[in-house]
Context: one part of a larger RNA
RNA sequence: UUGGGUUUAAAGGGUGCGUAGGCGGAUUAGUAAGUCAGUGGUGAAAGCCCAUCGCUCAACGGUGGAAUUGCCAUUGAUACUGCUAGUCUUGAGUAUGGUUGAGGUGGGCGGAAUGUGUCAUGUAGCGGUGAAAUGCUUAGAUAUGACCCAGAACACCAAUUGCGAAGGCAGCUCGCUAAACCAUAACUGACGCUGAUGCACGAAAGCGUGGGGAGCAAACAGGAUUAGAUACCCUGGUAGUCCACGCCCUAAACUAUGAUCACUCGUUGUUGGCGAUACACAGUCAGCGACUAAGGGAAACCAUUAAGUGAUCCACCUGGGAAGUACGACCGCAAGGUUGAAACUC
Numbered sequence: 001u002u003g004g005g006u007u008u009a010a011a012g013g014g015u016g017c018g019u020a021g022g023c024g025g026a027u028u029a030g031u032a033a034g035u036c037a038g039u040g041g042u043g044a045a046a047g048c049c050c051a052u053c054g055c056u057c058a059a060c061g062g063u064g065g066a067a068u069u070g071c072c073a074u075u076g077a078u079a080c081u082g083c084u085a086g087u088c089u090u091g092a093g094u095a096u097g098g099u100u101g102a103g104g105u106g107g108g109c110g111g112a113a114u115g116u117g118u119c120a121u122g123u124a125g126c127g128g129u130g131a132a133a134u135g136c137u138u139a140g141a142u143a144u145g146a147c148c149c150a151g152a153a154c155a156c157c158a159a160u161u162g163c164g165a166a167g168g169c170a171g172c173u174c175g176c177u178a179a180a181c182c183a184u185a186a187c188u189g190a191c192g193c194u195g196a197u198g199c200a201c202g203a204a205a206g207c208g209u210g211g212g213g214a215g216c217a218a219a220c221a222g223g224a225u226u227a228g229a230u231a232c233c234c235u236g237g238u239a240g241u242c243c244a245c246g247c248c249c250u251a252a253a254c255u256a257u258g259a260u261c262a263c264u265c266g267u268u269g270u271u272g273g274c275g276a277u278a279c280a281c282a283g284u285c286a287g288c289g290a291c292u293a294a295g296g297g298a299a300a301c302c303a304u305u306a307a308g309u310g311a312u313c314c315a316c317c318u319g320g321g322a323a324g325u326a327c328g329a330c331c332g333c334a335a336g337g338u339u340g341a342a343a344c345u346c
Stems, first nucleotide, its partner, number of pairs: 004317003007300002012314001014201004021194003025088007033081002035077008049065006091191001092188003095184006103177007110154001114150002117147005125136002162169002206247006215241002220236004258313006266291009295302002319346003328339004
């Protein structure tokens, strides 16, 4: 390279936008670059291969052919691809009218719970555990009631639901803002798909500066348990968790399943539309689930939301360990991240 693969055996990039590139709907005309055919030139000789001849045979040698799959020129062909010009509407987008949602962002407000404080009632315990103890408490705790304050999270509704590219998103309400779907088929007329490099976003933890700090809680301290107990259990408790701004850029970032398009039985639940007077009913479009046929699969299983049948583009894999390590480079304040071997060994 040909070829084979990527749910779980090695292997889908965390996600999107998008540059170059690759690929690309229907139809008409032209062109003739790719493509196909003819002819000419060239493709040294020798060698290889075929035929035949000469050394007594052979090796070897002579003669002829073939091959030299290529390149150049020229004459044609025009189905397909390309290019040029035009047309079309089904792909894509726009418009108009509706609908939907925890989509994003900034502000305002609310109640329950928790904790602190003050006051009141009240008196000896409370708390915690397998059992205890550390701890709190006559300087009046725990419990109960009233009032005030603080921070964080939003019970029920709640769903096998919904929205978002992914990460993710949930009290109520307002401002700003993005999207999807449906209907009409009015407009544009292939404007499309994918996407190396790049850019943007990216849970938690962590970092910087300044705030905030109720609860929880790495580290830490104490009490238990135990042979020991640097743990599991208990009492405390600091970073952190929260906010603003700036970094970090990783996850079992998982559907362990890249994106887009077309095709391939059915049954059933559900979300949002459409049609209809409508709670019935069946139809249709877009989602989210369950089961199953053909088919696929090593099997588990997948099965119109494919892991089936095909097409285009990207990413990735090639025995285990050493190792996601070393070195170098780039990025980062650091922690570290990205890229990423080999010796050796089995």
Molecule: small-subunit ribosomal RNA, central domain
Organism: uncultured bacterium